Annotation
A computed fold for a 74-nucleotide RNA from a Candidatus Woesearchaeota archaeon, annotated as transfer RNA. The organism belongs to Candidatus Woesearchaeota, within Archaea. Its mean pLDDT, the model's own confidence on a scale to 100, is 81. It matches the Rfam family "tRNA". Rfam's curators write: Transfer RNA (tRNA) molecules are approximately 80 nucleotides in length.

[in-house]
RNA sequence: GGGCCUGUGGUCUAGUCGGUUAUGACGUCGCCUUCACACGGCGGAGGUCGCCAGUUCGAAUCUGGCCGGGCCCA
Numbered sequence: 001g002g003g004c005c006u007g008u009g010g011u012c013u014a015g016u017c018g019g020u021u022a023u024g025a026c027g028u029c030g031c032c033u034u035c036a037c038a039c040g041g042c043g044g045a046g047g048u049c050g051c052c053a054g055u056u057c058g059a060a061u062c063u064g065g066c067c068g069g070g071c072c073c074a
Base pairs, nucleotide, nucleotide: 001073002072003071004070005069006068007067010026011025012024019057028044029043030042031041032040050066051065052064053063054062
């Protein structure tokens, strides 16, 4: 330099044949429970869906460019 795959809360991830409020687990915070801790139960906060543009009535999802990561070729 070329080809392919990939990027979603702090971490891992569902959703990726466009359409209601983006899913769950762990973590975190509060309450209950306990003499106390752990376990357990209930509830909350936390997301520009990598960035910028395009297509569309409508984009996490499709298209292009850029950026990061992985694999292969040279």